[in-house]
RNA sequence: UGGGGCGUAGCCAAGUGGUAAGGCAGCGGCCUUUGGCGCCGCGAUCGUAGGUCCGAAUCCUACCGCCCCAG
Numbered sequence: 001u002g003g004g005g006c007g008u009a010g011c012c013a014a015g016u017g018g019u020a021a022g023g024c025a026g027c028g029g030c031c032u033u034u035g036g037c038g039c040c041g042c043g044a045u046c047g048u049a050g051g052u053c054c055g056a057a058u059c060c061u062a063c064c065g066c067c068c069c070a071g
Stems, first nucleotide, its partner, number of pairs: 001070007010024003018054001026042005047063005
């Protein structure tokens, strides 16, 4: 420098155009003498900026970060 892949909550991770599942952790409540277990509830405008679309995590472009391959 060129090509490819990935980027979603503190962590892991689904989602493939129609208002983002689940698990662990955290917080609040119930229970308990206390703690733990158990049960209920709470949290993410999806790496950044644009574009397309009635509607974008999803499609397109550029950039940023990480990984792989080639030179």
Predicted 3D model of a 71-nucleotide RNA (transfer RNA) from a Candidatus Berkelbacteria bacterium.
It matches the Rfam family "tRNA". The family's RNA type in Rfam is transfer RNA.
The sequence was found in a public genome assembly.